[in-house]
Molecule: transfer RNA
Organism: Desulfomonilaceae bacterium
RNA sequence: GGGCCGUUAGCUCAAUUGGCAGAGCAACUGACUCUUAAUCAGUAGGUCGCUGGUUCGACUCCAGCACGGCCCA
Repeated sequence: GGGCCGUUAGCUCAAUUGGCAGAGCAACUGACUCUUAAUCAGUAGGUCGCUGGUUCGACUCCAGCACGGCCCA
């Protein structure tokens, strides 16, 4: 330098081929009793990497850029 893949909540990851952004863990609150804890219930938490484009509508499609991984030179 070229090719491919990835980037979504604090962490790990989904989102059914364009139509309401979710789960587990962690955090917080409450209940319970077996009390540094476990169990159960609930709450909060997101510019969907960035900038543009297409579209009535974009996490999803297109272009460029940034970062990470693998392969080739």